[in-house]
Context: one part of a larger RNA
RNA sequence: CCCUGGUUAAGGAACUCUGCAAAUUGACACCGUAACUUCGGGAAAAGGUGUGCCCCUUGUAGGUGAUGGCUUUACUGUCUAGCUGAAGGGGGUUGCAACAAAGCAGUGGUAGCGACUGUUUAUCAAAAACACAGGUCUCUGCAAAAUCGUAAGAUGAAGUAUAGGGGCUGACGCCUGCCCGGUGCCGGAAGGUUAAGAGGAACAGUUAGAGUAAUCGAAGCUGUAAAUUGAAGCCCCGGUGAACGGCGGCCGUAACAAUAACGGUCCUAAGGUAGCGAAAUUCCUUGUCGGAUAAGUACCGACCUGCACGAAUGGCGUAACGACUUCCACACUGUCUCAACCAGGGACUCA
Numbered sequence: 001c002c003c004u005g006g007u008u009a010a011g012g013a014a015c016u017c018u019g020c021a022a023a024u025u026g027a028c029a030c031c032g033u034a035a036c037u038u039c040g041g042g043a044a045a046a047g048g049u050g051u052g053c054c055c056c057u058u059g060u061a062g063g064u065g066a067u068g069g070c071u072u073u074a075c076u077g078u079c080u081a082g083c084u085g086a087a088g089g090g091g092g093u094u095g096c097a098a099c100a101a102a103g104c105a106g107u108g109g110u111a112g113c114g115a116c117u118g119u120u121u122a123u124c125a126a127a128a129a130c131a132c133a134g135g136u137c138u139c140u141g142c143a144a145a146a147u148c149g150u151a152a153g154a155u156g157a158a159g160u161a162u163a164g165g166g167g168c169u170g171a172c173g174c175c176u177g178c179c180c181g182g183u184g185c186c187g188g189a190a191g192g193u194u195a196a197g198a199g200g201a202a203c204a205g206u207u208a209g210a211g212u213a214a215u216c217g218a219a220g221c222u223g224u225a226a227a228u229u230g231a232a233g234c235c236c237c238g239g240u241g242a243a244c245g246g247c248g249g250c251c252g253u254a255a256c257a258a259u260a261a262c263g264g265u266c267c268u269a270a271g272g273u274a275g276c277g278a279a280a281u282u283c284c285u286u287g288u289c290g291g292a293u294a295a296g297u298a299c300c301g302a303c304c305u306g307c308a309c310g311a312a313u314g315g316c317g318u319a320a321c322g323a324c325u326u327c328c329a330c331a332c333u334g335u336c337u338c339a340a341c342c343a344g345g346g347a348c349u350c351a
Base pairs, nucleotide, nucleotide: 001346002345003344004343005342006341007340008339010337011336014335019332027051028050029049030048031047036041038171052093053092054091055090056089057088062084063083064082068079069078070077106330107329108328109327111325112324113322114321118130119129134169135168136167137166138165139164140163146155147154148153172317173316174315175314177247178246179245182244183243184240185239186238187237188236191235192234193233197229198228202224203223204222205221206220209216210215248266249265250264251263252262275309276306287303288302289301290300291299
């Protein structure tokens, strides 16, 4: 010097990303207990007081209750021996102090997120992620839809729309606005386009025959093959947002100034409603004001100029809950000012 423990004057978070670590608290009985609340909770809230041993009350109150007796029988009743056995009250008492002598929750407040109990990256992440009850959309009429399998077959289900599959959201409370132009899905079938198939005009090869020859050329066979016909789909016409998604710009205007309820204009499918807002979202930014501090890029409350919140990719609240995250206070402490000593084990030296 390192590790593991222990103690520490005065101060008490000044340490530090952060009270990390350590310390504090701690049992039982009694007293007492706020905001808020879904009336269940919050709550062991918080905060106090007592606790050993001996004597007396007292082997008392109470519990149990054999045998026997009583109760008309009998048990359920009652009396009794025995066994067991508090609490409270009064008095006393050792130790410097200490009697729950060990072990065994620190507490309160503010805000964010997630309702909750639960689940998860076996081996760097336990969370605000996943799940969840609840909500909603959609498919499915049973040989169901969906899934596995080439199939047989199986799951779904020995279930039957209060059932089963899939998607999104995520208790509860108040709510969930506008846009169907694009994409998707659903419905429609008049017209356009469109495959194989059907169809077979026409052309070509071959050659009986004709012709002096060049060549022409029936039937058959073969090859190519036009018109016409031909479904879904797509084009087309509607619907649909708790489907994928989207939800503007410029200019002017009120009797100081500022602002603009108001007006004009361009574009759009429609131009963001309620609520919230420097937010887990705010770049400028340590925005501005207030609170807390001697002093606060943090925190809380407001403002709204929302770079770039916003309504089941849910919005805003919310009691309870959380090894979650932020900030504050009390208590407490070697975290620190600032270090010291002790015990054990290493390191180091010698054997």
This is a predicted structure of a 351-nucleotide part of an RNA (large-subunit ribosomal RNA, domain IV) from a metagenome. The RNAcentral record of the full RNA draws on SILVA. Its mean pLDDT, the model's own confidence on a scale to 100, is 85.